[in-house]
RNA sequence: GGUGGUGUAGUUCAAGGGGAGAAUGAUAGAAUCAUAAUCUGGAGGGUAUGGGUUCGAAUCCCGUCGCCAUCA
Repeated sequence: GGUGGUGUAGUUCAAGGGGAGAAUGAUAGAAUCAUAAUCUGGAGGGUAUGGGUUCGAAUCCCGUCGCCAUCA
């Protein structure tokens, strides 16, 4: 340099065109003599970035950037 994949919450991942979610972590509470385990609650991201398509984009298309694989 070519090709393919990938980028969403602190972390690991869903969401395959219309409500952005789960687990875990952190945090508050309950329970306990106390800690852990257990139960409950809310918080935390507008989806790497810039454009395009569409009534509507995390999702489709193009560019850029990061990471991974592969070829040379």
The RNA shown here (transfer RNA) has 72 nucleotides and comes from Galdieria sulphuraria.
RNAcentral holds the sequence, with entries from ENA.
The prediction has a mean pLDDT of 81.
It is recorded under the gene name trnM.
Its Rfam family is "tRNA". Rfam classes the family as a transfer RNA.